[in-house]
Molecule: transfer RNA
Organism: Candidatus Moraniibacteriota bacterium
RNA sequence: CGGGGCGUUGUGUAAUGGUAGCGCGCUUGGUUUGGGACCAAGUAGUCCGAGUUCGAGUCUCGGCGCCCCGA
Numbered sequence: 001c002g003g004g005g006c007g008u009u010g011u012g013u014a015a016u017g018g019u020a021g022c023g024c025g026c027u028u029g030g031u032u033u034g035g036g037a038c039c040a041a042g043u044a045g046u047c048c049g050a051g052u053u054c055g056a057g058u059c060u061c062g063g064c065g066c067c068c069c070g071a
Base pairs, nucleotide, nucleotide: 001070002069003068004067005066006065007064010024011023012022013021018054025043026042027041028040029039030038047063048062049061050060051059
């Protein structure tokens, strides 16, 4: 320098263009003498900017970061 992949809550990981889910974690309550386990409820997220669209996590363009391949 060129090509490809990835970026979603504290963490890991889903999501045909149509309410952003799930596991773990965290908080509260129940259960227990207490803890653990279990049960119930809750908390918190789409890397940044622009475009297309009635509607974008998803499509397009630019940027940033990480990984891989080539030179």